Small-subunit ribosomal RNA from an uncultured prokaryote, 1479 nucleotides, folded computationally.
RNAcentral holds the sequence, with entries from ENA.
[in-house]
């Protein structure tokens, strides 16, 4: 000290979530010892049983229970059976009586001030026992318990009479001194103080020894309290008003003491926005915890105050209570009881029983520390001191230690080779904290006396012996693989994992953090600077009130003085110990104890400064006002006017249509529209000017005129003398829509109507139309009321525009021009700010004042309450409950029923087709035992398949083999291989003939075949969504990066935009960019024109021969061909246009011009595109089967849809005859001439031919003749019958031939395909696959040989730049709300059923005050005591009222939910831009 998470990625905001610390915890899993600490946080719930306060005989009366003593008995040392004794200076249950009981201990309801902390005052007070000092204690009385007798009552407890004692009670005397009340005097402004002459009142107690001890009375003291007072100490304002003893005063009362503490009169005051009162919560600190702190939380244990003893009320006694273990009443609750009446109070320590997630023993001792009581000795003491229970904290120790590789085994993996565990075990040698036994053994105690406790401790023996778990391992966060499961089981703190290869589940192997403890859970603080004093923020993220005026309250110009509140500094005094920090010491060390410092940041009181602030006084003029003189102007109110248009009314002229709209009806019009001219008549709004022009505080202001009125600015003097700036509440303005009254109504136009649209159309269009919309008056009080930017003054670089003022220069007849300067209002722009956009003197920039708001999305600006409003509604304004994101600016990209620019057989201009028919072919479906599989918008479908009759071939029926049909090792025997027979669909079985080979180091061994073992073999079985390769596609479109630099916080951006140009990112220019790379062209090929070398099997022009003929032959290389080199074409040259370019346009020469045709050649990447069935591959399945062999079928089915072809519907044609011209292939398991035979397919038979030599082979198109427009001499399917080749075999299922047969069909709807030249059309030719062939398919080849592009509006597809964007799985996106269902919180709700509080009233115990007898009493003092009576007053009744809780039919929205219904409202011009306020 930071980390995860919105995004494709960036930055910002801004939540959530994690890493530490902590605890009087629990909970899970596990556990070897010690030592210090700590233990009901819940029910201040109820308790059973024992303890927690007594003590003194040296204050008193009494007694003889115990213990002594003496005597008696006798078993002379024994009984307690007897008697006796208070001089027995023991002793004592019960009474009088003193002290104590008010400490000690326990809990945290109360209680937000009577409390607590801190400082202080008390001249307004007490104070028992203690300590000082002083002075005293003299006489007297009479009572009472206790006992005694009688008696009540179950009992608790009494009642009458009688006796008796005291340091108990009560009189008297004595007290300058203490009280009460004061003349006088002095001191002081006064309140008051001091001295103080006089008059009143007022004490005591004795005790035993011979010295104490207590008593009474005043004074210090010291020690404990009482009262009073500044500060400071939760929450709500959805508690704003509260309050009659209230608040003062005056007398009295009353107490220890001041005081409305109390009571009579008087007077009407007191407290509050600095938060009264009222509700809710809550014991306060000292300190704990967290934190760098500053804060935050919290107040367990030890410590200081307070308060409270079942609940609520009271006094009594006392120094001191209104009293935990006292009284008295009332309640409630529990026992007891003879029903008449009693008792009681664990929030003491133990337990107990509930409640609870959860908290111990009915222990030991008064040994030590305290306390009461006593003269002491002692008593008593659940206070304390120790032990017992709990890993509950914290601190310590251990559980072994060295050595040990063949790196044993087991596990796990595993590329099968080997790694890990891991020196870890075994083994060898120590050691003995710890345990366990045994033996001595302490401090705590200064004389005695130890509960802990034979405890710490120390010695000896034993023996590696008795002792390790937990959680984690996808990233935040250290640590990884296998196996199982398969969006299932589950995990999860947040992001998220699991749908067949899961390091995220659940196991293991293994690592990795901690260790007697390790996790999870709650809860605090920190990280959070997400509440910001330190230390945030508001233009667009959440946040500026709409705008003014203006109360409190905050700030507040310059110069003197003074004062000393604030400030600053000094000293005093406080700030209890404890704890924390720091130095030391003790326990073996540490927790822990312990001494000594330091802190305690605090309050007070006092002394001192005097700069600022504040106060007080005196002055100034730079802020601010005022006065004079002007200026512009839709500022504001009133009042009167004008013309243009709009409609309606009236006449006129006039006729058939107006009108509306994408198109159209609806709607007006022959009863005369519209259109035209004139009048009239009413009502609103003011064209041109007109302008990022004025003016206003904003809302807003717009024809002219008058009236009234606010404000702003100039100059220039002159008075005033901080008079100011901001503003919580508080007031006033305040657009639209709305809301009352009254008026007014021409257009316009919610609501309604009707007319289209549409799949609907409650909309958009359209024809109509009524509240409103204008005016008066009164109401609302809101707007996306916006610059999304509160108000004020000040300081910061420049440039330009515009509007009002002044002044100055220059010209001057007067303007115009130029300046400078003020006030206003725009444009850029630097600095400097900002997540960025963007601001930038009119700040979103530098400081200052005040105010106002903001703290994650939704729920919600809602709910309930309060205020306001006539309603509408406004205003303040919340939570349950759910998300892990919502947001901002900016990027890349796609996309847009945005836009510009460009290209394409993309349209358009053409030429030819599909789709109609029959066939062929492939799909889909359907059908079958199978119809094997794959492909599926372009980019599947004459596709894989360049050829299914067996085989192919995987499917399908049946039969068959299991180490197999194949491939490798290992054994055994045989060579190998061959004849031939039988059975069978065959696959196979089964007899059988022949036949002994090759190498050799003589051991063997290589090669085949049987048989056998098992290791394997096998698979067209699944996954193309695990994969390699390969291939389609955008697209032959011209993109598609990179390096270094710059820019930018970043993603990224520039290069690669930009003007031009091209087929291209082709090249020029230009440029924070220079380069380069992949692509483009070029480089290969093939073709067009030449030269050149070669010259067969090709040519033949010359020269010779020869034939009916013929390159048939000698020869020859001229052409042509052929195939090896070369040339040529490059915008090279001319013009002319461009920016002197890059190019383009014309031309010229050329066989070819401007890429000269055509091919190969396919950038970064897209579609999880296609293939596991070409092949190769990871994982998974199957192994007498999903492998393997074999027969026969089947992929050829067939109501039926489609897609690609063929052949046609005919005359540019069919059908005879008769005939010229190619190219390019192929051929020995081959082509196969010539000849014969057959109408023919074809046989027969074979010459040449491994080919520029032979052959296939014959081109067809032409020409000539006929057909005469017809279902034909078109057209050939269908089908019949002979036949013919392949072939082991044509049924299922070739192909040909020849005769007959002669269907549909006469140019094809809607759509929709191809092609820009040797192209489309149109003819024929050849190969591959192949025994044959279902080919009309493919690929090649030539042959003849067109039409048309004006052009870029549209339609498709691409590029490029820009914009816009709520998409980015990227419009086949995102996404809204109704409705259905299911959970969930929650408002309202007839009401109902508790609480608490308050108000009036009744009632009125106990008690304290008052009165009080004709009752009572002994001390005779006209002294006291009581019934009774009155005040008050608890509890408790009655009635109202307000808070608040918990049900509650039904109701209302909201929130989540798997792929439900309608529909498409937002996002792009989202298809009607969009949003806001309001009906």
């Nucleotide at each position: 000290a930071g980390a995860g998470u919105u995004u494709g990625a960036u930055c910002a905001u801004g939540g959530c979530u994690c890493a530490g610390a902590g605890u009087g915890a629990a909970c899970g899993c596990u556990g070897g010892c010690g030592g210090c600490g700590u233990g009901c946080u819940u029910a201040a719930c109820a308790c059973a049983u024992g303890c927690a306060a007594g003590u003194c005989g040296a204050a008193c009366g009494a007694g003889a229970a115990c213990g002594g003593a003496u005597u008696a008995g006798c078993u002379u040392g024994c009984u307690a059976u007897g008697a006796u004794u208070g001089u027995c200076a023991g002793c004592u249950a019960a009474g009088u009586g003193g002290c104590g009981c008010a400490c000690g201990g326990g809990u945290g309801a109360g209680u937000a001030a009577u409390a607590u902390a801190u400082a202080g005052g008390u001249a307004a007070c007490a104070u028992g026992c203690c300590c000082c000092a002083a002075a005293g204690a003299a006489g007297a009385g009479g009572a009472u318990a206790a006992c005694g007798u009688u008696u009540g009552g179950a009992a608790a407890c009494g009642a009458a009479c009688g006796c008796u004692a005291a340091u108990a009670c009560u009189c008297u005397a004595u007290a300058u001194g203490c009280c009460u009340u004061u003349a006088a005097g002095u001191c002081a402004a006064a309140a008051g103080a001091c001295u103080g002459c006089a008059a009143g009142g007022g004490a005591a107690a004795u005790a035993u020894u011979u010295a104490u001890a207590g008593c009474u009375u005043u004074g210090g003291g010291a020690u404990u309290g009482g009262c009073c007072u500044g500060u400071a100490c939760g929450g709500u304002a959805u508690c704003a008003g509260c309050u009659a003893g209230u608040u003062g005063g005056u007398g009295a009362g009353g107490u220890a003491a001041g005081a409305g503490c109390u009571c009579a009169c008087c007077a009407a005051g007191g407290c509050a926005a600095u938060g009264a009162c009222a509700c809710c919560u809550a014991a306060c600190u000292g300190g704990u915890u967290u934190g760098a702190g500053a804060g935050g939380a919290u107040g367990a244990u030890c410590a200081g105050u307070c308060a409270c003893a079942c609940u609520g009320g009271a006094a009594c006694u006392g120094a001191g209570a209104c009293a935990c273990g006292g009284u008295c009443c009332a309640g409630a609750c529990u026992c007891c009881u003879a029903c008449g009446g009693g008792a009681g109070g664990c929030a003491g320590c133990a337990g107990u029983g509930g409640g609870g997630a959860a908290u111990a023993u009915u222990g030991c001792a008064c040994a030590a520390u305290g306390g009461a009581c006593g003269a002491a000795a002692g008593u008593c003491u659940g206070a304390u001191g120790c032990a017992g229970c709990a890993a509950c904290g914290c601190c310590g120790c251990g559980u072994g230690g060295a050595g040990g590789a063949u790196g044993a085994c087991a596990c796990a993996u595993u590329u099968c080779g080997g790694u890990g565990c891991g020196u870890a075990a075994a083994c060898u040698c120590c050691u003995u904290u710890u345990a366990u036994a045994u033996a001595g053994g302490a401090a705590g105690a200064u004389a005695a006396u130890g509960a802990c406790g034979g405890u710490a401790c120390u010695a000896u023996a034993u023996g590696a012996a008795u002792a390790a778990g937990c959680a984690c391992c996808g990233g935040c966060u250290a640590a990884c693989u296998c196996c199982g499961u398969g969006c299932c089981a589950g995990c999860a703190g947040c992001c998220g994992c699991g749908g067949u290869a899961a390091u995220a589940c659940g196991g293991a192997g293994g690592g990795u953090g901690c260790g007697a403890g390790c996790g999870u859970u709650a809860c605090u603080c920190g990280g959070a600077a997400u509440u910001a004093c330190u230390g945030g923020g508001c233009g667009u993220a959440a946040a500026g009130c709409g705008c003014g005026c203006g109360u409190a309250g905050g700030c507040g110009g310059c110069c003197u003085g003074a004062u000393a509140a604030g400030u600053u500094g000094g000293a005093u005094g406080u700030g209890a110990a404890a704890g924390c920090c720091c130095u030391g010491g003790g326990c073996u060390c540490a927790a822990c104890c312990u001494a000594g410092g330091a802190a305690c940041u605090g309050c007070a009181u006092u002394c001192a400064a005097a700069a600022c602030u504040g106060u007080c006084a005196g002055g100034c003029u730079a802020g601010a006002g005022u006065a004079u003189g002007g200026u512009a102007g839709a500022g504001g109110a009133u009042a009167g006017u004008g013309g243009a248009a709009u409609u309606u009314c009236c006449g006129g002229u006039g006729u058939a249509g107006c009108g509306g709209u994408g198109a159209a009806a609806u709607g007006c019009g022959u009863a005369g529209a519209g259109a035209u001219c004139g009048g009239a008549a009413g009502g609103a709004a003011c064209a041109u000017c007109a302008g990022u022009g004025g003016c206003g505080a904003a809302g807003g202001c717009g024809g002219c005129u008058a009236u009234c009125u606010g404000g702003a600015c100039c100059a220039a003097u002159a008075c005033u003398g901080a008079c100011g700036c901001u503003g919580a509440g508080g007031u006033g303005c305040g657009a639209a829509a709305g809301c009352g009254u009254g008026g007014g109504g021409a257009g316009c136009a919610a609501a309604c109507a009707g007319g289209a649209u549409u799949a609907g159309a409650u909309a958009c269009c359209c024809u109509g139309g009524u509240a409103g919309u204008c005016c008066a008056c009164g109401c609302c009080g809101u707007a996306a009321a916006c610059g999304a930017u509160g108000u004020c003054a000040a300081c910061u670089a420049g440039c330009u525009g515009u509007c009002u003022g002044u002044g100055g220069a220059c010209u001057u007849g007067a303007u115009c021009u130029c300046u400078c300067u003020u006030a206003g209002u725009g444009g850029c722009g630097c600095a400097g700010c900002u997540a960025a956009c963007g601001c930038a003197a009119u700040a979103a920039g530098u400081a200052g004042a005040c105010c106002g708001c903001c703290u994650g999305g939704g729920g919600a600006g809602u709910a309930c309450g309060g205020c306001c409003g006539c309603a509408a509604g406004g205003u303040u304004a919340a939570a349950a409950c759910u998300c892990a994101a919502a947001u901002g600016a900016a990027u890349u990209g796609a996309c847009g029923g945005g836009g510009g620019c460009c290209c394409g057989c993309a349209c358009a201009a053409g030429c030819g087709g599909u789709g109609g028919a029959g066939c062929a072919u492939g799909u889909g479906g359907u059908u079958u035992a199978a119809u094997u599989c794959g492909a599926u918008g372009c980019a599947a479908c004459g596709c894989g398949a360049a050829g299914a009759a067996c085989c192919u071939u995987a499917c399908c029926u049946g039969g068959u083999c299991u180490u197999g049909a194949c491939a490798u090792c290992c054994u055994a025997c045989g060579a190998a291989c061959u004849u031939a027979c039988u059975a069978g669909a065959g696959a196979u079985a089964g007899u059988u003939u022949g036949g002994u080979g090759c190498c050799u180091u003589c051991g063997g061994g290589a090669u085949c075949g049987u048989a056998g073992u098992g290791a394997c073999a096998g698979g067209u079985g699944c996954u193309g969504c695990a994969u390699g390769g390969c291939u389609g596609u955008c697209g032959u479109c011209a993109g598609c990066u990179c390096g270094u630099g710059u820019c930018g916080u970043g993603a990224g951006a520039u290069g690669u935009u930009g003007g031009g140009u091209u087929a291209a990112g082709u090249c020029c220019c230009g440029u924070a960019a220079c380069g380069a790379g992949c692509g483009c062209a070029a480089c290969c090929c093939u073709u067009a024109u030449c030269c050149u070398u070669a010259u067969u099997u090709g040519c033949c022009a010359u020269c010779a021969c020869g034939u009916a003929a013929u390159g048939a032959u000698g020869g020859g290389a001229u052409c042509u061909c052929u195939a090896g080199g070369g040339a040529g074409a490059c915008u090279g040259c001319c013009g002319g246009u461009g920016a002197c370019a890059a190019a383009c346009c014309g031309g010229a020469g050329g066989a070819a011009g401007g890429u000269g045709a055509g091919g190969a050649c396919g950038a970064c990447g897209u579609c999880a595109a296609g293939u596991c069935a070409u092949c190769a591959u990871g994982g998974c399945c199957c192994u007498u089967a999903c492998g393997u062999c074999c027969a026969g079928g089947g992929c050829u089915a067939c109501a039926c849809a489609c897609g690609u072809g063929c052949u046609a519907c005919a005359a540019u044609g069919g059908g005879g005859u008769a005939u010229a011209c190619a190219a390019a292939g192929a051929g020995c398991c081959g082509c196969a001439a010539u000849a014969c035979u057959g109408u023919g397919a074809a046989g027969u038979g074979g010459a040449g031919c491994a080919a520029a030599u032979c052959u296939c082979a014959a081109a067809a198109a032409u020409a000539c003749c006929u057909c005469c427009c017809a279902g034909u001499u078109c057209g050939g399917a269908u089908a019949g019958u002979a036949g013919u080749c392949u072939g082991c075999a044509a049924c299922u299922c070739g192909a040909c031939u020849a005769c007959u047969u002669g269907a549909a069909g006469u140019u094809g709807g809607a759509a929709u395909c191809g092609c820009u030249a040797g192209u489309a059309a149109u003819c024929g030719u050849a190969g591959a696959u192949c025994a044959g062939c279902a080919a009309u398919g493919c690929u090649a080849c030539g042959g003849u040989g067109a039409a048309u592009a004006c052009g870029u509006u549209c339609c498709c597809g691409g590029g490029u730049c820009u914009u816009g964007u709520a998409c980015u799985c990227a419009c086949c996106g995102c996404c809204c709300g109704u409705c259905a269902c299911a959970c969930c919180a929650u408002g309202g709700g007839a009401g109902u059923u508790g609480a608490u509080u308050u108000c009036a009233u009744u009632c009125g115990a106990a008690g304290c005050g008052g009165g009080g007898a004709u009752g009572c009493u002994a001390a005779a003092g006209u002294a006291g005591c009581u019934a009774c009576c009155c005040u008050c007053c608890a509890c408790a009744g009655u009635g109202g009222a307000a808070u608040u809780a918990g049900c509650g039919a039904c109701u209302g929205g909201g929130g989540u939910g798997a792929a439900g219904u309608c529909g498409u409202a937002a996002c792009a011009a989202g298809g009607u831009a969009a949003c806001c306020g309001u009906a």